[in-house]
Molecule: THF (Tetrahydrofolate) riboswitch aptamer
C1' cells in the first nucleotide's frame, strides 16, 4: 500500500427501586443550544430548555395497604442492535 477486524452516543429485553393516576411524565411540531467510536470535524440519530397542539384507568379492602394502569423516572445485567460522511489512528493480515 490493499484487505480485514475492534470500538460511540444510543434503541430493545429481563429484573430492582421509584413517579403519576387531583396528570406530571411519555410521545408530535417549531426553535435554540450541547454531548456524541482513540483524535479532529459533523447528523437525517441523542439531550436539554422554550412555546404550541393533543391526550390516559382505575379499582379493592377498610384506616395499614394491595392489584392494574402510563408507548412513566433512574440503576444493574449479560445478549442484541448501533457513527451515516470525511481524514488522522489501533489490530490482524498479505
Nucleotide at each position: 500500500g490493499a484487505c480485514a477486524g475492534a470500538g460511540u452516543a444510543g434503541g430493545a429485553a429481563c429484573g430492582a427501586c421509584g413517579c403519576g393516576u387531583c396528570a406530571a411524565g411519555u410521545g408530535u411540531c417549531a426553535a435554540u443550544g450541547g454531548a456524541u467510536g482513540g483524535g479532529a470535524a459533523g447528523u437525517c440519530g441523542c439531550c436539554a430548555u422554550u412555546g404550541a397542539a393533543c391526550g390516559a384507568a382505575g379499582g379493592a379492602a377498610g384506616u395499614a395497604u394491595c392489584c392494574g394502569c402510563g408507548g412513566u423516572g433512574u440503576c444493574g445485567u449479560a445478549u442484541c442492535c448501533g457513527c451515516a460522511u470525511u481524514c488522522c489512528g489501533c489490530u490482524g493480515c498479505c